[in-house]
RNA sequence: AAAGGGCUAACUAUUCGAAAGGAUAGGUCGCAAAGCCAGAGCCUAAAGGCUAAAUUCAUGGCCUAUGGUAGAAUGGUUGCCGAA
Numbered sequence: 001a002a003a004g005g006g007c008u009a010a011c012u013a014u015u016c017g018a019a020a021g022g023a024u025a026g027g028u029c030g031c032a033a034a035g036c037c038a039g040a041g042c043c044u045a046a047a048g049g050c051u052a053a054a055u056u057c058a059u060g061g062c063c064u065a066u067g068g069u070a071g072a073a074u075g076g077u078u079g080c081c082g083a084a
Base pairs, nucleotide, nucleotide: 006031007030011026012025013024014023015022016021029071035077036076037075039074041069042068043067048063049062050061051060
């Protein structure tokens, strides 16, 4: 390469969640790890904490993961075929 297969982006419907995002069904952009793992990175901020010199603007702003993200272009780990 081929063969046998596998997964399913966007989107739609229903649903869970404060949100990020997830689940189920459909769908099938693509993927040789688009299998698994949340250490790093990234996203969210419910709860918690902080926040006014002067009138107002605190129904705001800021910090923070115990929440999430594995379709990634970080890291680790497992795996199909076989001409290599």
Predicted 3D model of an 84-nucleotide RNA (c-di-GMP-I riboswitch aptamer) from a marine sediment metagenome. It matches the Rfam family "c-di-GMP-I riboswitch aptamer". Rfam links the family to the GO term cyclic-di-GMP binding. From the family's description: GEMM was predicted in a large-scale screen for bacterial structured RNA regulatory elements. Its mean pLDDT, the model's own confidence on a scale to 100, is 77.